[in-house]
RNA sequence: CAAUAACACAAUGGGUACUGGUAAAAACUAAAAUUACCGGUUGAGAAAGACCAUCAGACUUGAACAGGUUAAGACCUGCGUAAGAAUGUGUCCGAGUUUUAAU
Numbered sequence: 001c002a003a004u005a006a007c008a009c010a011a012u013g014g015g016u017a018c019u020g021g022u023a024a025a026a027a028c029u030a031a032a033a034u035u036a037c038c039g040g041u042u043g044a045g046a047a048a049g050a051c052c053a054u055c056a057g058a059c060u061u062g063a064a065c066a067g068g069u070u071a072a073g074a075c076c077u078g079c080g081u082a083a084g085a086a087u088g089u090g091u092c093c094g095a096g097u098u099u100u101a102a103u
Base pairs, nucleotide, nucleotide: 001096006091007090008089009088010087011054012053013052014051017041018040019039020038021037022036023035024034059084060083061082065078066077067076068075
């Protein structure tokens, strides 16, 4: 001097599903779909000023995908060494690099 890691602050990016019920609108009835509210499942997070991510990359596309699994999403595998995708400052550790002195 310094990779990397960690922390803080600010900025930016991202997702918000499945399922049961109630009400409204519409409606001959029924079904499907829309809006709002109350529950259940998974998850960090299912409008929460919360959670996650900022290239060791959240998430998106392919995808109403294929196989497994489930009440159904979730989850696992493939797709996939795929394609796209959002930053700075400061503190601090110090793999290591350079120079000087001594032996």
Molecule: TPP riboswitch aptamer (THI element)
Organism: Lactococcus lactis